Overview: The prediction has a mean pLDDT of 81. Small-subunit ribosomal RNA from a metagenome, 1513 nucleotides, folded computationally. It matches the Rfam family "Bacterial small subunit ribosomal RNA".
């Protein structure tokens, strides 16, 4: 610190998601031990039982009992002491308002921070001063007697006080008066001293003790003295009240709130100000710097997170507040409107004799419910604090501490060393090994935790005896204070020592990328996984399991939450042409900004500085606990707020001056600027007449329509509306919308020149006003012509459409609305400042002696090119989208939606503001390379034209569908279809069918039994064989050894058995190899340089040429590769070499004849090496170039012809049935073998051929010319036979030597006469050859006989540019036989193409895209289904907060009345008022019958709207 995720890519935008930290968490799996912390976040819902507030006898009175001793006896009773002046109650007193708990309420009456109270209290503490004098009456408790179930009370009697009350005395207290000094903030304080008047008390016990009264001799009283109390009043401290300033969630779909309101006077209260309250007066007070209202929240120190500003948060601790079952009220008291106090009313539980009581866990424990979730009905006052007390001590669920949760955080621990080229088990595996893994085992050592055992420093300080010292006093008692300190406190923890002994102590996750970690079985879009992106449809590093591997580790993973990455609400720190975002324009009001120069003030501003910012917590130091977590001291900071004092550039406030920013006179000066009246010509339609006479008019073509009732045309005359041709312009005006014919008036703005005047009077501009194209809307006028709606014709599958005829509204005009638009430059207004070039308009200056022009230089204004900058790039650049500066408006992921609801504006119609739920992971902007286009240009190609022959009809043959069948094996779109098949009658051949047989098999390897077996020969039974069975002869049978009897041994073979063979079964989408297509088309690409943020460009474009990315030229490219060409075979001409099987001219010899023999090498020829052809030469064009065109020479001329040669690369092209192969599947079958059938089946519609349909021809007769290839399993000559295929035979030949082998069209000559023919040969009979183990199904061939269609073939569709096409025939491969198929040969041998509109498909370049699985592409709407949420609705039902009434508890306050010695008291009433009740409304939920629409959902329905001119932009 980043990273994934939109694309083919690729930059941006912009959004999900991830990787970090955290938690009062909860779930899942696992869990050894310790410190420290921490635990009801939900129902402020209800609670059983226990405990949580008492003390004090040194305030008062009065006072038991069990028990026990002792005495007396009537042995179970009475006295008595002790317990004990104790327990329990009661009167006072003092606490009980703390302390502990919760977060319901509450947007201010709280919190926090700073102040003021001169506007107030203060028990309990400290301190100063002073006083306590002398009386009186009561009442509990008690004892008697009632009520009542209880709670609880009723009389009557006596009783005490530090309880009550009454007198005195009395100030600095308080009131009242008139004064002085001082201070200060208006009202005022504070000091000082004067006069009136008012309020007081309380004692206690104990402790000492000289001295005095009493005495019952025990004491007890007075006095003194010490203490603890009391009363007055001053002051302090801590603690309270109250008052202000500033701060403090969201909401404007809450914009107007307020009648005690706002203030004044009086007046009541109050501890004190104040409408707190009340009477009167006045009309005020709050708000866009958010009032009122609605939501929601305890608040702060802090706490998470973050670099940090921030954002979230407020459990634990610490302060404040708030509340105690609801809801209202007051009394006590220093303090409460008081948790564990009173009443009163509501709900709820409890008791009850039914009369009537009695409660309150948001204390600590516990219980159910509630929920995902949260603990001991513990132990102790040893410590720490509180309360009472003089104290000891009692209370004390505060608190200390233990239990229970791996809830957080921190620490330890499950050993440590050695130990194999590596055991077993698991697991992959190429089967050779690898891993796990030194891990284990074993060896040899340690001893933390836990266990037992024993031992103490430490949590302890106090408290009280004694001793000492000080103080108080008459006092060396005593009391108090400090000091010493026998004894004595521990609920709970803690620390040390010993024993033992590797013993008791590892799990979670996770592995496709992000993100660190891979392999295997399993499973087959299923089961599941998942934070995003994606995984899974038979080889799944992504699921499930195991093996490894990673990470953390008493946890480990999920999940939720928050903050961070998110600069993704941007102050730090963002945007607004095109991504989302500038308001349609303009005036303008509140705010916000603001020129130059003085002066001055200090509000901003800055220094310095006073007080506070509370502890805690953070952070740094040091320091305790073994260390850490934890905790202790110390400092730091705590950015904030406050006091005073300086400064006085900035900003700001006040004076003052200035001109340049603004605005204003002048003098000119262009213009479709605005609004009104008048007028004007074209052209349309109408109306009338004239001339006319058959059509007009429309269209891609037609028909509606209009015409003989006279259109259309075409002349004259009127009529009527709207609009304003040329001019006209990339021109002008105007704030936009907008604005054009001409004159006239009225009337707005803007520019130039003058530098004359006022003197910052400016800019923007939230609400607010104005005005805003079209189309609409109300009334009224008007209507040529155009034209929704409609109506008619076409067009079409359909056409509610586009084309056409018609046509109404509306376009016009007055007046009034509406108020939006792609209102757009998708670019708000204004200043200023940043290169330059070139055009338009309106003006001005200067140059020339004047002008017309020119030319300079200025202002304003409309445009294009550009520099820098700047932009994701497209681009923009003084008219910025640069560079600043002001002000405003908007934007925050796509959809749902600019909708819903609410308010508001409108006559509607709608308009402005304006969500949410719910999906979705993208959605969007430039640019890029590609594919495509019913876009564009260039160019090629038998691609079209132009030809010449065909297919497509007829039979046949051939292949393929369908169909049939038992079974008709199987593959293959263009690139399958006479194709795999160079050859199915068995065989070939297959899981094609039907039968029928074998299981280590037909065929391979290795290992095992088995013992002379086993093999050939020939027989025997069954069978269709295969194969099964049984048997007898001969023969053969390895190597050693040997007495030849035979013994070892096992080789080859056979046998048993196991491994395993086999498979044309399955996946060409698991694959290699091969091959097909586009395509033999000219392309496809690299390296370096450069341009680009990049994908990518260039180079490969351009201009020429060229079959060709061939070459030239230009050029930010330069060079190269693969492909084009070249090389290579073969044809075509020549020459050398060579001369046999080929040849034979010369020479000789010989035959009827022949290269037949000698020669021969000349020729042909044959092979093999060379020669030639390269735009070389010539002319012309051409850019001085490639090149072309023409010519010459030459066998052959511009690659001569052919052929082999197929770039990157596409189709998941094709093939698992050629081979090879991974996986999966079959093993007495899918495998071997057999026999028979199938593949060959035929209504039909297709692809290939072949024969034809004739006379350019058919038959027949002679008769002449080739090339290539074949031959031993074989080619077969001559000869004879048979009409004929063929037979018979067997010369010759492994072959330029022999054979096959006859070429055939052709040439000559005859006959045939246009006919279903002497055409054509199909079918069908019937005879036969041939091959073959066998021709029924199912070969070829032959002879005779028969003699179909068929008379040139619709739409359509094919081939081919020269030795081609068409024709004519040999041959070969495949083969026992079986082409009309395929390869190859070679005979004859044309026509036509001057060209590129079109059709088809290719190449370049350029245009559009929403396509990238790339037009066989994307996609959008209704209808149907299904699910979700969600809007409206007659209604139902629920909450909240107020208003009117009506009743009206307690209870304060006031008045009456009784009582009355005092203190209490009793009744009765007003006014407030809680809860309840009625009732209109508000305003927010929850339902709902039906309804609208929205969103998602592999393969429903109809269409084709959009994306290309998307076919009507």
């Nucleotide at each position: 610190a980043g990273a994934g995720u939109u694309u083919g890519a690729u930059c941006c935008u912009g959004g999900c998601u991830c990787a970090g930290a955290a938690c009062g968490a909860a779930c899942g799996c696992u869990g050894g031990c310790g410190g420290c912390g921490u635990g009801g976040c939900u129902a402020a819902g209800a609670c059983a039982u226990g405990c949580a507030a008492g003390u004090c006898g040194c305030a008062c009175g009065a006072g038991a009992a069990a028990u026990u001793c002792c005495g007396g006896c009537u042995u179970g009773c009475c006295g008595g002491g002790a317990g004990a002046g104790u327990a329990a109650a009661g009167u006072g007193g003092c606490g009980a308002a703390a302390g502990g708990g919760u977060g319901a309420g509450g947007a201010a009456u709280a919190c926090a921070u700073g102040g003021g109270u001169a506007a107030c209290g203060u028990a309990c503490c400290c301190u100063g001063a002073g006083c306590a004098c002398g009386g009186g009456g009561a009442u509990a408790g008690c004892u008697c007697c009632g009520a009542g179930a209880a709670a609880u009370u009723g009389g009557a009697g006596g009783u005490a006080a530090u309880a009550c009350c009454c007198g005195a005395u009395g100030a600095a207290a308080c009131c009242a008066u008139a004064g002085c000094a001082u201070c200060g903030c208006a009202u005022g304080g504070u000091g000082c001293a004067g006069u009136g008047g008012u309020c007081a008390a309380a004692g206690g016990g104990c402790g000492g003790g000289a001295u005095c009264c009493c005495u019952u001799c025990g004491g007890g009283g007075a006095c003194c003295u010490g203490u603890c109390g009391g009363c007055u009043u001053g002051g302090g401290a801590g603690c309270g009240g109250u008052c202000c300033a500033u701060g403090u969630c969201c909401u404007a779909u809450c914009a107007g709130c307020u009648u005690g309101u706002u203030g004044g006077u009086g007046a009541g209260g109050u501890a004190a100000c104040g409408g707190c309250u009340c009477a009167c007066c006045a009309a005020g007070g709050c708000a866009a710097c958010g009032a009122c209202g609605g939501g929601u929240a305890c608040c702060g120190g802090g706490a998470c997170u973050g670099a940090g500003a921030g954002g979230u948060u407020g459990g634990c601790c610490c302060g404040g507040c708030a509340c105690a079952u609801u809801g209202g009220g007051a009394c006590u008291g220093a303090g409460a409107c008081a948790c564990u106090g009173c009443c009163c009313a509501g709900a709820c539980u409890c008791c009850u004799a039914c009369g009537g009581g009695a409660g309150g866990c948001u204390g600590c424990a516990g219980u159910a419910a509630c929920g995902a979730a949260u603990a001991u009905u513990c132990c102790g006052c040893a410590a720490u604090g509180g309360g009472c007390g003089a104290a000891a001590g009692c209370c004390u669920g505060a608190c200390g501490g233990a239990g229970c949760g791996a809830c957080g955080c921190c620490g330890c621990g499950u050993g440590u060393g050695g130990g194999a080229a590596g055991a077993a088990g698991c697991u992959c595996u190429u089967c050779g090994g690898g891993g796990u893994g030194u891990a284990a085992a074993c060896c040899a050592c340690u001893g933390u935790c836990a266990g037992g055992g024993g031992u103490u420093a430490c949590c302890a300080a106090g408290u009280a005896a004694u001793g000492g010292g000080a103080g108080c006093u008459a006092a060396u008692a005593u009391c108090u204070c400090c000091u010493u300190g026998c004894a004595u406190u521990g609920a709970g923890g803690a620390g040390c020592c010993c024993c033992a002994g590797a013993g008791g102590a590892a799990g979670c996750c996770a592995c496709g990328g992000c993100u660190a970690a891979c392999u295997u079985c399993g499973u087959g879009c299923c089961a599941g996984c998942a934070g995003c992106c994606g995984c899974g449809g038979u080889a799944a590093c992504a699921c499930g399991a195991a093996g490894g591997u990673g990470g953390c580790a008493a946890g480990c993973g999920u999940u939720g939450u928050u903050c961070g990455g998110a600069a993704u609400c941007a102050c730090u720190g963002g945007g607004c042409u095109u991504a989302a975002a500038g308001a349609g324009c303009a005036c303008g009001u509140a705010g916000g900004c603001g020129g130059u120069c003085c002066g001055u003030c200090a509000a901003g501003u800055g220094u310095c500085u006073u007080g506070u910012g509370a502890a805690a917590u953070c952070c740094c130091u040091c320091g305790g606990c073994u260390c850490a977590a934890c905790c202790g001291a110390g400092g730091a900071a705590u950015u904030g707020c406050u006091u005073g004092g300086c400064a006085a550039a900035c900003u700001g406030g006040c004076g003052g001056a200035c001109u340049u920013g603004a605005g204003g006179g002048a003098a000119g000066u262009a213009g479709g600027g605005g609004c009104g009246c008048a007028u004007g010509g074209a052209a349309c339609u109408c109306u009338u007449g004239g001339u006319g006479g058959a059509g007009c008019g429309g269209u891609g073509g037609a028909a509606u329509g209009c015409g003989u009732a006279g259109a259309u045309a075409u002349c004259a005359a009127g009529a009527g509306g709207a609009a304003c041709g040329c001019c006209g312009g990339a021109g002008g005006c105007g704030a936009a919308g907008g604005c054009g014919a001409u004159g006239c008036g009225c009337u707005g703005g803007g520019c130039u020149u003058u530098u004359c005047c006022u003197g910052a009077c400016g800019c923007u501009g939230a609400g607010g006003u104005g005005c805003g194209a079209a189309a609409g809307c109300u009334a009224g006028g008007g209507u040529a012509g155009c034209a929704a709606a409609c109506g008619g014709g076409a067009u079409u599958a359909g056409a509610u459409a586009c084309c056409c005829c018609g046509g109404u509204a509306g376009u016009c005009c007055u007046a009034g609305c509406c108020c939006u638009a792609a209102a757009c430059g998708a670019u708000g207004u204004c200043c200023a400042c940043u290169a330059g070039g070139c055009u338009g308009g309106a003006g001005g200056u200067c140059u020339u002696c004047u002008g017309a022009c020119a030319g300079u230089u200025u202002u304003c204004u409309a445009g294009c090119c550009g520099a820098a900058a700047c932009a994701a790039a497209a681009g923009c650049g003084a008219u910025a989208a640069g560079u600043g500066g002001a002000c405003c408006g908007c934007c925050u992921g796509g959809g749902g939606a600019g909708u819903a609801c609410g308010g508001u504006c409108g006559c509607a119609a709608g308009g402005c503001u304006a969500a949410a739920a719910c999906u979705c992971a993208a959605a969007g902007g430039a640019a890029u390379u590609g594919a495509c286009g019913g876009g564009g240009g260039c160019u090629c190609a038998c691609a079209c034209a132009a030809g010449c022959g065909g297919u497509g009809g007829a039979g046949c043959a051939u292949g393929a569908u369908g169909c049939u069948u038992a079974a008709u094996u199987c593959g293959a779109u263009c690139a399958a279809c006479g194709c795999g098949a160079a050859g199915a009658a068995c065989c070939u051949u297959a899981u094609c069918c039907u039968g029928g047989g074998c299981u280590u098999g037909a065929c391979a390897u290795g290992u095992u039994u088995g013992g002379a077996u086993g093999c050939c020969u020939a027989c025997c039974u069954g069978g269709a064989a295969a194969c099964a069975g049984a048997u007898u002869a001969g023969g053969c049978u390895g190597c050693c050894c040997u007495u030849c009897g035979g013994g070892g041994u096992g080789a080859a073979a056979c046998u048993u058995g196991c491994a395993c063979a086999g498979g044309u079964g399955c996946u060409g989408c698991a694959u290699g190899g091969c091959u097909g297509u586009c395509g033999u088309c000219a392309g496809c690409u690299c390296g370096u340089g450069u341009c680009g943020u990049g994908a990518g460009a260039u180079g490969u474009u351009g201009g020429g040429u060229u079959a060709a990315g061939u070459c030239c030229c230009g050029u930010a490219a330069c060079g190269a590769g693969c492909g084009a060409a070249a090389c290579c075979c073969u044809u075509g001409u020549c020459g050398u070499u060579a001369g046999u099987u080929g040849c034979c001219a010369g020479c000789g010899g010989g035959u009827a004849a022949u290269g037949c023999c000698g020669g021969g090498g000349a020729c042909u020829c044959u092979a093999a090496c060379g020669a030639g052809a390269c735009u070389g030469c010539c002319g012309g064009u051409g850019u001085c170039a490639a090149a072309c065109c023409g010519g010459a020479g030459g066998a052959a001329g511009g690659u001569g012809g052919g052929g082999a040669u197929g770039a990157c690369g596409u189709c998941a092209a094709g093939u698992c049935c050629u081979c090879a192969u991974g996986g999966c599947c079959u093993u007495u079958a899918u495998g071997c073998c057999c026999a028979g059938g199938g593949c060959c089946g035929c209504a039909a519609a297709c692809g290939u051929g072949c024969u034809a349909c004739a006379a350019u021809g058919g038959c027949u007769a002679g008769u002449a010319c080739a090339a290539a290839c074949c031959g031993a399993c074989g080619c077969g000559a001559u000869a004879c036979c048979g009409u004929g295929a063929g037979g018979u035979g067997g010369a010759g030949c492994a072959a330029a030597u022999c054979g096959g082998a006859a070429a055939a069209a052709g040439c000559u000559g005859g006959c045939c006469c246009c006919a279903g023919u002497u055409c054509g040969g199909a079918u069908u009979g019937g005879a036969g050859u041939c091959u073959g183990c066998a021709a029924c199904u199912c070969g070829a061939c032959u002879c005779c006989a028969u003699g179909a269609a068929g008379u040139u073939g619709g739409a359509a569709u094919c081939g081919c540019u020269a030795g081609u096409a068409a024709u004519c025939g040999u041959g070969c491969a495949u083969c026992a036989g079986a082409a009309c198929g395929g390869c190859a040969c070679g005979g004859u041998g044309a026509a036509u193409a001057u060209g590129u509109u079109c059709c088809u498909g290719a190449g370049c370049c350029u245009u559009g895209u929403a396509c990238a699985c790339a037009c066989c592409g994307c996609c959008c709407g209704u209808c149907a289904a299904g699910u979700c949420a969600u809007g409206g609705a007659a209604g139902c039902u629920g909450g909240u907060a107020g208003c009117a009434c009506c009743c009206g508890a307690a209870g304060u306050c006031g008045c009456c009345c009784c009582a009355c010695u005092u203190c209490a008291g009793g009744g009765g009433u007003g006014c407030c008022u809680a809860a309840g009740g009625u009732g209109a409304g508000a305003u927010u939920g929850g339902u709902a019958a039906c309804u609208g629409g929205g969103a998602c959902u592999a393969a429903g329905u109809c269409g084709u709207a959009a994306c290309a001119a998307g076919g009507u932009a």